[in-house]
RNA sequence: GCGAGCGUAGCUCAGUUGGUAGAGCGCUGGAUUGUGAUUCCAGUGGCCGAGGGUUCGAGUCCCUUCGCUCGCCCCA
Numbered sequence: 001g002c003g004a005g006c007g008u009a010g011c012u013c014a015g016u017u018g019g020u021a022g023a024g025c026g027c028u029g030g031a032u033u034g035u036g037a038u039u040c041c042a043g044u045g046g047c048c049g050a051g052g053g054u055u056c057g058a059g060u061c062c063c064u065u066c067g068c069u070c071g072c073c074c075c076a
Stems, first nucleotide, its partner, number of pairs: 001072007010025004019056001026044006049065005
């Protein structure tokens, strides 16, 4: 340099035909317990990597760009 994949909550990941975003773990408070763990209840959380475009409407489609991973090529 070329090609492919990934980027969504603090972490690991879903998200169907484009209709306005969820789960588990975590964290906070409470109940339970002699204390802790477990269990139960409630809460906490996101400009969906960034910018732009299409659309009535974009996490999803298109373009540009950034980061990470893999493969190929070139040089040393």
A computed fold for a 76-nucleotide RNA from an SAR324 cluster bacterium, annotated as transfer RNA. The source organism's lineage runs through Bacteria, delta/epsilon subdivisions, Deltaproteobacteria and SAR324 cluster. Its Rfam family is "tRNA".